The RNA shown here (transfer RNA) has 72 nucleotides and comes from Paraprevotella sp. The coordinates come from a structure-prediction model, not an experiment, and the mean pLDDT is 80. The RNAcentral record of the sequence draws on ENA and Rfam. Lineage of the source: Bacteria > Pseudomonadati > Bacteroidota > Bacteroidales > Paraprevotella.
[in-house]
RNA sequence: GCCUCUGUAGUUCAAUGGAUAGAACUACGGUUUCCUAAACCGUCAAUCCGGGUUCGAUUCCCGGCGGAGGUA
Repeated sequence: GCCUCUGUAGUUCAAUGGAUAGAACUACGGUUUCCUAAACCGUCAAUCCGGGUUCGAUUCCCGGCGGAGGUA
C1' cells in the first nucleotide's frame, strides 16, 4: 500500500429503520450498622467526525479519523 472486521455511559455489552438509546459493573447520594464491608433504594453519565438516503438513522450508503487482524 491493499483486503476484512470494528468504533454506543468511566468499563464490558445490548438496541438490525419507529425516537424516552437500555443493562451490568464503577462513581455519587440515601436506608441499615457503633464503624467499615456486604445488602437494598435512588441519581448522574454515551451513539468517533462530516455528508447522503429516508417521513424517520445507533442501524443503510460514501468519505475521513482511530483500533484489531490478514497479505507482499